[in-house]
This record gives sequence, structure tokens and C1' cells, in this order.
RNA sequence: UGAAGAGUAAAAACCUAUUCGUGAAGUGCCGUCUGAACGGGGAGUUGUCAGUCGGACGAAGAACGCGUCGAUUCACGCGUUUGCGGUUUGGGUUUUGCAUCCCGCUUCA
Repeated sequence: UGAAGAGUAAAAACCUAUUCGUGAAGUGCCGUCUGAACGGGGAGUUGUCAGUCGGACGAAGAACGCGUCGAUUCACGCGUUUGCGGUUUGGGUUUUGCAUCCCGCUUCA
């Protein structure tokens, strides 16, 4: 000098436990503003993430037991079980993975 390569944060799917909601918050979608992070170092977007305010859309409960009532039904409250929700968080497995630029690192010549 040339060629090849490695490594992060994180993301997705599945499994498992768990939180909240089921009296509808959350999730997802669109827009405003603010901020943050982005291989070991530096820079960094029209990409990513978080917060904020606004907008449109929008879901599923059920069974059993106990209590309230003089009793039954209804109703209400509590508990257990089981569903439901693009629900929360933790753990596990697999896959993907620096937008991009410069330098560095490893191997070979």
C1' cells in the first nucleotide's frame, strides 16, 4: 500500500414466568415540538428510540365460591380459576445488526 475479516448498542420471532386493563388504560397508526443513543476512537442523517401535545381508529368476557339482602332471582363487593388485549416487565433460545464517512484492530500478500 492492497485484499479479506472480526466486534456493539439494539431489534424481531418463539418459549416461559409476570404486571396492568377488560367500568378501556395500554398497544398499534398520523402529525407537532424537545431530547437521547447509534462496533475501540471521531463525525453523524431525511433513519432509530424516548418524552410531549394534538388527531383518527379501536378490543371479550365467562365459570365457581363467599359476603351484603330474612330467603330466592337480580344487583353490588371480594376471592379463585380460565379466556381476551398488536398489554407491562424479567429470563431463555434463534435470527438480524456499526444508515453512512474517516481512523483504529485481526489475517493474508
Background:
Model confidence (mean pLDDT): 75 of 100. The RNA shown here (THF (Tetrahydrofolate) riboswitch aptamer) has 109 nucleotides.